[in-house]
RNA sequence: AGGUGUGGUAGAGGUGCGAUUUCCAAAAGUAAUCGCCGGAAGGAGCGGGAAUCCGAUGACCGGCGGAGAAAGGGGAGAUCGCCGAAGCUUUCGGGGGGCCCCGGGCCCGGAGGUUGGGACGCCAGUGAACAACUGGCGGACUGUCACCGGGAACGACCCGUGUCCCGGCGGAGCGCUACCCCACGA
Repeated sequence: AGGUGUGGUAGAGGUGCGAUUUCCAAAAGUAAUCGCCGGAAGGAGCGGGAAUCCGAUGACCGGCGGAGAAAGGGGAGAUCGCCGAAGCUUUCGGGGGGCCCCGGGCCCGGAGGUUGGGACGCCAGUGAACAACUGGCGGACUGUCACCGGGAACGACCCGUGUCCCGGCGGAGCGCUACCCCACGA
């Protein structure tokens, strides 16, 4: 020197990940609301309890008619942050709910576990949905590394090493590549 280890910096995978915003479709002729008819004693918010309120001046519910949204989710564009990007799951803490109590959903944060990535098919869940998302399974594709086999190139031959390419098999992002500091080290 090669090499090994901690740490740091910069990158790659590609229909790559996520967020914000504008427009569009859909949600939907749905909900709230108004009128009429029926009907007859209960009704309220996702569930339960307490309390309160409404209701024979007809509530709730159903039908007809008028009138008539929005959110979540989706598509396209733009911008931004990134490559455990991000998703899922368990648990903890906080907020919040209708105005009380116990919970669920929802939002934010922490910890543990798990998934390399995108698409397709099937099943399940959420959802208005045949959209989409999430999870599981399946067979291919793709990137990366280890091992094995083969090949190309080097002034010529042989051997070896390194580089690149092809194939097989397997692993996981706490990974991979390059560089740097420090330490070890002949």
Lysine riboswitch aptamer from a Bacillota bacterium, 186 nucleotides, folded computationally. Its mean pLDDT, the model's own confidence on a scale to 100, is 75. Lineage of the source: Bacteria > Bacillati > Bacillota. It matches the Rfam family "Lysine riboswitch aptamer". About the family: Riboswitches are metabolite binding domains within certain messenger RNAs that serve as precision sensors for their corresponding targets.